[in-house]
């Protein structure tokens, strides 16, 4: 300097145009004599920023990181 892949809760992960699963963690509350344990419930402007679109996490385009591959 070039080409490619990935970036989604504190962690890992689905989702490929129609208001983001599912799992671990943490808080809440039931339960209990206290506790575990079980159960119920809460926790996403999807890296940033623009564009097409009625409607973008998803298409398109620049930037930023991370990770390869080529010189």
């Nucleotide at each position: 300097g070039g080409c490619g892949a990935c970036g989604u809760g504190g962690c890992c992960a689905a989702g490929c145009g129609g208001c983001a699963a599912g799992g671990c963690a943490a808080g809440a509350g039931u339960c209990u004599g206290c506790a575990a344990a079980a159960c119920u419930c809460u926790c996403a402007u999807c890296a940033u920023g623009g564009g097409u679109u009625c409607g973008a996490u998803u298409c398109c385009c620049a930037u930023c990181g991370u990770c390869g591959c080529c010189u």
The RNA shown here (transfer RNA) has 71 nucleotides and comes from a bacterium. It was read from a public genome assembly. It matches the Rfam family "tRNA". By type it is a transfer RNA. Model confidence (mean pLDDT): 82 of 100.